[in-house]
RNA sequence: GCCCCCUUCGGGGGGUGAGUACAGUGGCGCACGGGUGGGUAAUACACGGGUAACCUGCCCUCGAGUGGGGAACAACCUCGCGAAAGCGGGGCUAAUACCGCAUGACAUCCAUCCGCUCAAGCGGUGUGGAUCAAAGGCCGCUUGGUUCUGCCGGCGGCCGCUUGAGGAGGGGCUCGUGGCCCAUUAGCUAGUUGGUGGGGUAAAGGCCUACCAAGGCGACGAUGGUUAGCCGACCUGAGAGGGUGACCGGCCACACUGGAACUGAGACACGGUCCAGACUCCUACGGGAGGCAGCAGUGGGGAAUAUUGCGCAAUGGGGGAAACCCUGACGCAGCGACGCCGCGUGGGUGAUGAAGGCCUUCGGGUCGUAAAACCCUGUCGAUGAGAGACGAAACGCACUGCCCCGAAUAAGGGCGGUGCCUGACGGUAUCUCGUGAGGAAGCACCGGCUAACUCCGUGCCAGCAGCCGCGGUAAUACGGAGGGUGCAAGCGUUGUUCGGAAUCACUGGGCGUAAAGCGCGUGUAGGCGGCCGGAUAAGUCAAAGGUGAAAUCCCUCGGCUCAACCGGGGAACUGCUCUCGAAACGGUGGAGCUUGAGUCCGGGAGAGGGUAGUGGAAUUCCCAGUGUAGCGGUGAAAUGCGUAGAUAUUGGGAGGAACACCAGUGGCGAAGGCGGCUACCUGGACCGGUACUGACGCUGAUUUGCGAAAGCUAGGGGAGCAAACGGGAUUAGAUACCCCGGUAGUCCUAGCUGUAAACGAUGAACACUUGGUGUGGCGGGUAUCGACCCCUGCCGUGCCGGAGUUAACGCAUUAAGUGUUCCGCCUGGGGAGUACGGUCGCAAGGCUGAAACUCAAAGGAAUUGACGGGGGCCCGCACAAGCGGUGGAGCAUGUGGUUUAAUUCGACGCAACGCGAAGAACCUUACCUGGGCUUGAACCGCAGGUGACCGCUCUAGAAACAGAGCUUUCCUUCGGGACACCUGUAGAGGUGCUGCAUGGCUGUCGUCAGCUCGUGUCGUGAGAUGUUGGGUUAAGUCCCGCAACGAGCGCAACCCUUGCCACUAGUUGCCAGCGGAUAAUGCCGGGAACUCUAGUGGGACCGCCGGUGAUAAACCGGAGGAAGGUGGGGAUGACGUCAAGUCCGCAUGGCCUUUAUUGUCCGGGGCUACACACGUGCUACAAUGGAUGGUACAGAGUGUCGCGAAGCCGCAAGGUGGAGCCAAUCACAGAAAGCCGCUCUCAGUUCGGAUCGCAGUCUGCAACUCGACUGCGUGAAGUUGGAAUCGCUGGUAAUCGCGGAUCAGCACGCCGCGGUGAAUACGUUCCCGGGCCUUGUACACACCGCCCGUCACAUCACGAAAGUCGGUUGCACCUGAAAACGCUGGGCUAACCCCUUUGGAGCAAU
Repeated sequence: GCCCCCUUCGGGGGGUGAGUACAGUGGCGCACGGGUGGGUAAUACACGGGUAACCUGCCCUCGAGUGGGGAACAACCUCGCGAAAGCGGGGCUAAUACCGCAUGACAUCCAUCCGCUCAAGCGGUGUGGAUCAAAGGCCGCUUGGUUCUGCCGGCGGCCGCUUGAGGAGGGGCUCGUGGCCCAUUAGCUAGUUGGUGGGGUAAAGGCCUACCAAGGCGACGAUGGUUAGCCGACCUGAGAGGGUGACCGGCCACACUGGAACUGAGACACGGUCCAGACUCCUACGGGAGGCAGCAGUGGGGAAUAUUGCGCAAUGGGGGAAACCCUGACGCAGCGACGCCGCGUGGGUGAUGAAGGCCUUCGGGUCGUAAAACCCUGUCGAUGAGAGACGAAACGCACUGCCCCGAAUAAGGGCGGUGCCUGACGGUAUCUCGUGAGGAAGCACCGGCUAACUCCGUGCCAGCAGCCGCGGUAAUACGGAGGGUGCAAGCGUUGUUCGGAAUCACUGGGCGUAAAGCGCGUGUAGGCGGCCGGAUAAGUCAAAGGUGAAAUCCCUCGGCUCAACCGGGGAACUGCUCUCGAAACGGUGGAGCUUGAGUCCGGGAGAGGGUAGUGGAAUUCCCAGUGUAGCGGUGAAAUGCGUAGAUAUUGGGAGGAACACCAGUGGCGAAGGCGGCUACCUGGACCGGUACUGACGCUGAUUUGCGAAAGCUAGGGGAGCAAACGGGAUUAGAUACCCCGGUAGUCCUAGCUGUAAACGAUGAACACUUGGUGUGGCGGGUAUCGACCCCUGCCGUGCCGGAGUUAACGCAUUAAGUGUUCCGCCUGGGGAGUACGGUCGCAAGGCUGAAACUCAAAGGAAUUGACGGGGGCCCGCACAAGCGGUGGAGCAUGUGGUUUAAUUCGACGCAACGCGAAGAACCUUACCUGGGCUUGAACCGCAGGUGACCGCUCUAGAAACAGAGCUUUCCUUCGGGACACCUGUAGAGGUGCUGCAUGGCUGUCGUCAGCUCGUGUCGUGAGAUGUUGGGUUAAGUCCCGCAACGAGCGCAACCCUUGCCACUAGUUGCCAGCGGAUAAUGCCGGGAACUCUAGUGGGACCGCCGGUGAUAAACCGGAGGAAGGUGGGGAUGACGUCAAGUCCGCAUGGCCUUUAUUGUCCGGGGCUACACACGUGCUACAAUGGAUGGUACAGAGUGUCGCGAAGCCGCAAGGUGGAGCCAAUCACAGAAAGCCGCUCUCAGUUCGGAUCGCAGUCUGCAACUCGACUGCGUGAAGUUGGAAUCGCUGGUAAUCGCGGAUCAGCACGCCGCGGUGAAUACGUUCCCGGGCCUUGUACACACCGCCCGUCACAUCACGAAAGUCGGUUGCACCUGAAAACGCUGGGCUAACCCCUUUGGAGCAAU
């Protein structure tokens, strides 16, 4: 809820639902499964053992039993407290709950017997004694009993219960071995270690307790600290190793934090209890509740990690007789490219190689058969339609067959047969049909490593970067683009691990100089260890057994279409353990040996050590004598000492320290170290002998001793020397070097310190491995009269060198070679041998000894250069020796600076500055100002148009330009063309930038003698050799030597010029001889000799002689010759250096500009400025001169838009003139210094000529800014030049004039020419530059290098800091929960016992 009955209408009763839900008692489970890794370095884990020291619910097998009783407590009823959670009092009741009794062993205990074991002890159905059990439920049959329909009884079955034995599986305890870091943690420990008695546990045990003993652990790492779950395995690696401990599997630990027990077979219990604490929540403020490291989910944190899903269908677990229930275990699904695997994004044909992009050498190339187009296919995805799983077989139920139990054809059980039931995933996987190339490619990289290249942008910016490193105007490195390379549903980045890394080296490294041998002995532990027997078997080897879980890895076979994935089998798990063997090696114990080691005997050597004594020389000081003005010291001086008598010298004395010669890569010592002589004490080594011991040995962590100098403590001593200090010098300074003084100290005694480049930068020991030559000690042989000499053995100490070794240098029987053993030490540089800690020290400080941070190196050896106030050799007007200048003056010229509208630009040590410029009034001209033009002043392509252009005149203007006027074509195939102008377009132009984008050219080192190559040889290599060496030269010139042999570019020569000769030629040049003429002249005839001209030749080569030298090369001298040793001069400039100079000579990449601050035209201005500074010059300062008169002698040039004669004019510049000359003809053109006269007479002048005035000449369109020259006048500075600096070595310097280029004009500059014409060079020390060899180097942009420290500023890291907040810990003290055990007091109580009573036992609470 439904039905029935009764009713006082409030309700009551009965049936069904249903003894269901719910609650309680009881049983089992909740200790499994699931999660996490905080703790834990061992109470853990792994592997292998032990348990004779143990436990085990459920399950399996076997044996025995299950008799008879009793009293409670929940639920329930009732009363009460509290907000709640919950709790209390009273009363009733059942059981497989609870409690006695009986029975009872083979169980336990005691005693005893037997057997076994190495033993603690174990086993034995032995014997005797004592003690201890239990529970029923369900189903079927039933002639039994009964209250007569249900119970009871009997029989059977099933599930339970009790007790015992065994098994399986699970645990407890225990032993061995194994696996992190720090020694800057070295000592730890009182229940600590052991024993005895007792307690406790399932069980051994200090697990606990009492007593006794004083032990236990530790360099084979105790204790302490940091970190960490362990393993199977996983990642990596050739392996050995290294790293890790996600997933899966085993073990452990934990469950909010800490503590505790209870229950139980099992827990000290994730979803139980109690206590304490922190936190959250509820509250009536009195009290209560909670624990996701279960599955989802939320917050927070974080670079970051999923769904509050479905299902118990399968597998597994718990309960149950079973049905069945529970199960976020599990099975599935969802999210995430997080990983692995598979698949697709299409296939074929398709070249005018389309368009477009990019690049381009403008030809083309490339994206690229790529696309389009045509023909196909249909995976995946999408969509429509359809089919549709495996995983399921059990259990159970129904029917049924056989068998077992049983009296049974009942119930029950076992084995079968048939059927039925069960799917979360899921209408999923899969399959079929239709549609349809449709929906589906990204990411990184392209400098090297490392596969892949160009353009643009940017311009040390922006940026990149794993390392090296890119980027400052041509970036394969940044950003973009095109192209390419690599991977691909992914690709890159970051982080982490291993590898490469032999870079911690077991496999598999080193230590002379790269990091690294303790300063040296002694010796403990440890490691290693000679010859010969035999023994043993822990190491070692072999065989067999056990184990090494499964999974994983590997092999093989199989299942998903393949694969990933999964399954079966095998192998493997390199380990541990046990048994039986072997005995070479190593070990152990034992027996021997002598060669390792030691002892003994005989020798000699020695600065080995210690103590005591002693000697002479010298320094200093003191005394005395002689003696007088200095001494001393230095690069030179001074301080200092000295007339109060120094220094010097003589004699005497004092004192301290050190020991000349001998003395020697000689000796001794472990090292440090040791040096006159004598004595004493004492250590070691060596040689010879071969008597003795018999492996006694080697090394050596810790330890312990010694240990230069300086230093320290105490006490002495103190001559000399001498930190500090004082003074004098030097110097910019000089807290130094030098000098004068001088205290600690140096010396002794006692003690401390404990370090050094304590070095052979080389640990010790042993063995082996070609030699030569010295030297110290001892011995043997030979020889000798003897000493030497010679041969030889051992030990020590040097040099050179072979094999070998080494990165090289080097080492090399004294190894750094070849081996063995042991110790110490190293692991990039700096920080740093620092800090902290510890320890030692009186102190100074020593020993031990980090990190943060920072760098991309630090370092070794060798090579080539460069450099050196390194060395050797050698050159050069490099110095020196000379001559003349510059620097001072005036002027000229260039530059800086300043100024300016502009003063255009470039050049800057040598190697810019009289340079570009060999000609700025305009022009030049690039600058400034102003006025103009815009396809432009010049060049050129195309298209269109016009018709001349040019020229002349005039106007305006400063001119350019503009306007006006005049004048004016040619060819033609009649289309047009040539030419000029205009318009448009492509484009011109730029002395704008970059010489650090370049070509070319040039300067410079430097006309210095160098610079290289091929082949060979040497070296790992860079590289060397050649090219160095001995000579020689101007020379890498030549000769000789030589592992080099050759060659090239340079040198030299060839070329030009000059000097001599010859030949040829003979005008314009020449004129000897002949002739002519003149005032005179090659003027004329003529000549061809000479000069000259200009062409061809010759000549000079160390050729000849002598000397030197290697007999060479060569050098010196001589002869001859015009010339002699490249005759003089020129041209000629190696490889390279200086990012040297030049974009303004020219050329040229890129950039910039374009009606313009950058082009172009024009007028004017400027480049000519002027307080200054510098360079280069001219003229001078005067008498070697000036002025003046006279007079002589060149060379080389130039000239027709030219040179220009004679004559005339002018004071002159010049004018006029026009002969001659295209030039050996004519002209410029007078050469000047010189020489001969004369004058001036030392002065700012008769020097000097600046400056200025006036007047002129010439050129030119034009001389104002801004030309040159002339005349007259004016007459400045300057009287030989500071520091400093330049040129020149012979026809040179100096001096004198002449010509030319440029040019209208303008020359003190430049380039040439001749005249006159010197001085000096001892020499290579020094300055400068250069060449060769060698040496050092921390330099290589190369000494103008590199580099150190402070300071200033900024930033970073680490530290200190008044304090402040935490963690941890020793000791002491205070408070002290729950719990367990014990003790004690009180209380309660049915069954049992004593006894009957209040009690005991028991129970519960406190």
Description:
Predicted 3D model of a 1406-nucleotide RNA (small-subunit ribosomal RNA) from an uncultured prokaryote. RNAcentral holds the sequence, with entries from ENA. The coordinates come from a structure-prediction model, not an experiment, and the mean pLDDT is 83.